[in-house]
RNA sequence: GCUAGCGUAGCUCAGCUGGUAGAGCAGCGCAUUCGUAAUGCGCAGGCCACCGGUUCGAUCCCGGUCGCUAGCU
Numbered sequence: 001g002c003u004a005g006c007g008u009a010g011c012u013c014a015g016c017u018g019g020u021a022g023a024g025c026a027g028c029g030c031a032u033u034c035g036u037a038a039u040g041c042g043c044a045g046g047c048c049a050c051c052g053g054u055u056c057g058a059u060c061c062c063g064g065u066c067g068c069u070a071g072c073u
Base pairs, nucleotide, nucleotide: 001072002071003070004069005068006067007066010025011024012023013022019056027043028042029041030040031039049065050064051063052062053061
């Protein structure tokens, strides 16, 4: 330099060919316990890497930029 994949909550990942996003773990509160852990219930946490375009409407489609990973040279 070229090609492909990926970028969504603190972490690991879903999101079924467009209709203002979920799970597990972690965190906080309550219950339970003499206390802790475990368990149960609940709460909080993300405008989806960034910038444009298409559309009534974009995490999803199109273009560009940045970063990571793999392959090739």
Predicted 3D model of a 73-nucleotide RNA (transfer RNA) from an Ignavibacteria bacterium. The RNAcentral record of the sequence draws on ENA and MGnify. Its mean pLDDT, the model's own confidence on a scale to 100, is 81. The source organism's lineage runs through Bacteria, Pseudomonadati, Ignavibacteriota and Ignavibacteria. It matches the Rfam family "tRNA". Rfam links the family to the GO term triplet codon-amino acid adaptor activity. Rfam classes the family as a transfer RNA. From the family's description: Transfer RNA (tRNA) molecules are approximately 80 nucleotides in length. Their secondary structure includes four short double-helical elements and three loops (D, anti-codon, and T loops).